The part of an RNA shown here (large-subunit ribosomal RNA, domain V) has 567 nucleotides and comes from an uncultured Coriobacteriaceae bacterium. The sequence was found in a public genome assembly.

[in-house]
Context: one part of a larger RNA
RNA sequence: CCCACGGAAGGACGGAAAGACCCCGUGAACCUUUACUGCAGCUUGACAUUGAUUGUUGGUUCGUUGUGUAGAGGAUAGGUGGGAGGCUGUGAAGCAGUGACGCCAGUUGCUGUGGAGCCACCCUUGGAAUACCACCCUCAACGUAUUGGCAAUCUAACGUGUGGCCGUGAUCCGGCAUGCGGACCGUGUCAGGUGGGUAGUUUGACUGGGGCGGUCGCCUCCUAAAAUGUAACGGAGGCGUGCGUAAGGUCCGCUCAGAACGGUUGGCAAUCGUUCGUAGAGCACAAGAGUAUAAGCGGGCUUGACUGCGAGACCUACAAGUCGAGCAGAUGGGAAACCAGGUUCUAGUGAUCCGGCGGCUCAGAGUGGAAUGGCCGUCGCUCAACGGAUAAAAGGUACUCCGGGGAUAACAGGCUGAUCUUGCCCAAGAGUCCACAUCGACGGCAAGGUUUGGCACCUCGAUGUCGGCUCAAGUCGGUCCCAAGGGUAUGGCUGUUCGCCAUUUAAAGCGGUACGCGAGCUGGGUUCAGAACGUCGUGAGACAGUUCGGUCCCUAUCCUCCGCGGG
Numbered sequence: 001c002c003c004a005c006g007g008a009a010g011g012a013c014g015g016a017a018a019g020a021c022c023c024c025g026u027g028a029a030c031c032u033u034u035a036c037u038g039c040a041g042c043u044u045g046a047c048a049u050u051g052a053u054u055g056u057u058g059g060u061u062c063g064u065u066g067u068g069u070a071g072a073g074g075a076u077a078g079g080u081g082g083g084a085g086g087c088u089g090u091g092a093a094g095c096a097g098u099g100a101c102g103c104c105a106g107u108u109g110c111u112g113u114g115g116a117g118c119c120a121c122c123c124u125u126g127g128a129a130u131a132c133c134a135c136c137c138u139c140a141a142c143g144u145a146u147u148g149g150c151a152a153u154c155u156a157a158c159g160u161g162u163g164g165c166c167g168u169g170a171u172c173c174g175g176c177a178u179g180c181g182g183a184c185c186g187u188g189u190c191a192g193g194u195g196g197g198u199a200g201u202u203u204g205a206c207u208g209g210g211g212c213g214g215u216c217g218c219c220u221c222c223u224a225a226a227a228u229g230u231a232a233c234g235g236a237g238g239c240g241u242g243c244g245u246a247a248g249g250u251c252c253g254c255u256c257a258g259a260a261c262g263g264u265u266g267g268c269a270a271u272c273g274u275u276c277g278u279a280g281a282g283c284a285c286a287a288g289a290g291u292a293u294a295a296g297c298g299g300g301c302u303u304g305a306c307u308g309c310g311a312g313a314c315c316u317a318c319a320a321g322u323c324g325a326g327c328a329g330a331u332g333g334g335a336a337a338c339c340a341g342g343u344u345c346u347a348g349u350g351a352u353c354c355g356g357c358g359g360c361u362c363a364g365a366g367u368g369g370a371a372u373g374g375c376c377g378u379c380g381c382u383c384a385a386c387g388g389a390u391a392a393a394a395g396g397u398a399c400u401c402c403g404g405g406g407a408u409a410a411c412a413g414g415c416u417g418a419u420c421u422u423g424c425c426c427a428a429g430a431g432u433c434c435a436c437a438u439c440g441a442c443g444g445c446a447a448g449g450u451u452u453g454g455c456a457c458c459u460c461g462a463u464g465u466c467g468g469c470u471c472a473a474g475u476c477g478g479u480c481c482c483a484a485g486g487g488u489a490u491g492g493c494u495g496u497u498c499g500c501c502a503u504u505u506a507a508a509g510c511g512g513u514a515c516g517c518g519a520g521c522u523g524g525g526u527u528c529a530g531a532a533c534g535u536c537g538u539g540a541g542a543c544a545g546u547u548c549g550g551u552c553c554c555u556a557u558c559c560u561c562c563g564c565g566g567g
Stems, first nucleotide, its partner, number of pairs: 001567003005563004010559003014554002022405004027401002029397004035201005041194009051154010062143005068137001069105001075130001078136005085119003094113008158181004164176004204216003213233001217239006240386001241284001242343002248302007256280001258276005282291002285348001287346003306329004312323003318387001331340003354380007362373002412459001413457001414455003418452001420448006429439002466524001467522003471516001472513001489503005530548004534543003
């Protein structure tokens, strides 16, 4: 040096299982519920099957008889019209009794008596004048017809029973007879309620992992790098309207804020005067731009906040959005030229479908109409997740499953080094004196890569994750320099690392090694399925809360290492 053999497991991000954790998928399944929408079930009613009679209580129709009170006024005036007469021996006034109504003033009915008059007009009051007649209104009573509710009775539908008879030698079934119940029950159709019992589903996206939080459309400014445009969970603010004899149009006129000085109450600031005063004011509301030759302020007259069009541009994936001279018609203001198709401008918003309202002979299924549709105008969405999936929708899964991802988290590594550890610079001040024996404020600069983090670069067709065991190589009295050769505790508590405690020791170092080491061991902790407590949740369930329990696979090919044999 080569080739074997026996061993050991540090590496081959070893083998095994298309990661179960995490996220994603407009995947699935099962579970829950005051998610959505159905269904079963239950329940209630109407109608049908389904009839007879009576009572009672409502509605409606017709008829009759009554009824009607603010105040004023003879006094209880329903309204309107007619009306100068009417009623009465077919019994007036009065009186007595009694009923009804009642606002307690009376009205009115009936009976008896009575035996010839009573009322109206007139007068008065009042909006309206009374007798009498007609029609009508309010309310009430009675009657007729009809139709409901409730109750009772009935028997023939319907239901049902033991026994009897028959079919029939039949505990079924049917018929006859008979008893009971009874128009109920039951059943059918329709409609309402209830309804996780059951079914089908939904439960958004962005996101320095996901969840929680926040955000989602539009306007203004910065970022934005002097055209336009330009991202981030970058930095700041607004909008979801308002104005309609205006805050619009036009014509005419005017000029602000503020300061100084002066001036009664009156004051920093009210109204007044003078001077200065390019805009610091104002312009409905954010900001920016613009604006005194007005877009600001005041007044006169007004409705162009018009209808039909629109050359041509801006912007733009589309759909949209924006500006617009000019033409026609009809108006307003102005002497007129002219101006006016809302507002100084940029936010003040919502597609389609569906439906409503007004108009138009456009269509109208034989014809005329109609229904219905179309066209023109207009109305109804915090469809705000704002290009709006449906008219209509929340959760759980540790019982889970599938497809993917290192496009994305937890471990380790990496980058970084805020945080951390260590060192250094300056030296105020402590140190009795004395900055520096030893400390060291206010501040500053580094190194390291052991902490907590930030990032998300390899790995999710798997890189096993705490602690312990085993096995580990090498230093130190303080400070500075050199410096790791050797060594550097045993117990108690706790899963613990750590820490505390007890007692030792010359001493009981700090770290790195995938927080060394599970194809070496353990499995107490963490981190599946079971169960419980506390807490949260309506619930299914959940909790870096707790508690009891809970399968750790591999015969070593190569490298490496320890032995050993042969050539």